[in-house]
RNA sequence: GCUCCCAUCGUCUAGAGGCCUAGGACUCCGGCCUUUCACGCCGGCAACGGGGGUUCGAGUCCCCCUGGGAGCGCCA
Repeated sequence: GCUCCCAUCGUCUAGAGGCCUAGGACUCCGGCCUUUCACGCCGGCAACGGGGGUUCGAGUCCCCCUGGGAGCGCCA
């Protein structure tokens, strides 16, 4: 340099154009329960890497950029 893959709450993940003002689990916070802690129950906080495009509508499709990974090539 070329090709391909990946990027969503603090962590792991669901998502295949409309049921997503994005869901679940764990963590965290508050409450209940308990003599206390843990477990359990209830509630809450918290995310689509950035910019364009397509579309009535984009987390989802396309392009560019950024970051990460894999393969191939180059270094006379």